[in-house]
This is a predicted structure of a 71-nucleotide RNA (transfer RNA) from a Patescibacteria group bacterium.
It matches the Rfam family "tRNA". Gene Ontology term of the family: triplet codon-amino acid adaptor activity.
The sequence was found in a public genome assembly.
Order: sequence, then structure tokens, then C1' cells
RNA sequence: GGGCUUAUAGUUUAACGGUAAAACAUACCCUUCGCAUGGGUGAAAUCCGGGUUCAAUUCCCGGUAAGUCCA
Repeated sequence: GGGCUUAUAGUUUAACGGUAAAACAUACCCUUCGCAUGGGUGAAAUCCGGGUUCAAUUCCCGGUAAGUCCA
């Protein structure tokens, strides 16, 4: 320098173009003399900029970052 893949809660992963889901973690409540476990209820995210579309995490283009292969 070129090809390919990936980018989503604090972390790890889901999501036929149609209200973004779950686990762990975290906050509050219940349970306990107390801790742990357990139960209940919340908060928290689509890498950036454009395009297509009634509607984009999803499709297209460019950029950034990471991984991988070639040179």
C1' cells in the first nucleotide's frame, strides 16, 4: 500500500427495513439480628458524516478504529 471482516448499555452477545432484546454488573424495595443467596421493580446503548426509503442497527457511499490475509 491492497483485499476481507467487524463496530449496539459498564462488560459479553441478539435483533426479516417497522416501539432495540437478554445475561452479568449496577440502583431501589422485599426476605435476614446481620451478610450471602433468592424474589420484585427501574436506569443505562446502535463509531462518525452523507445517500436511498413513508420508515435504517439493518441497504449504499465516504471516513475513523480494531482484527485478519497478501505485498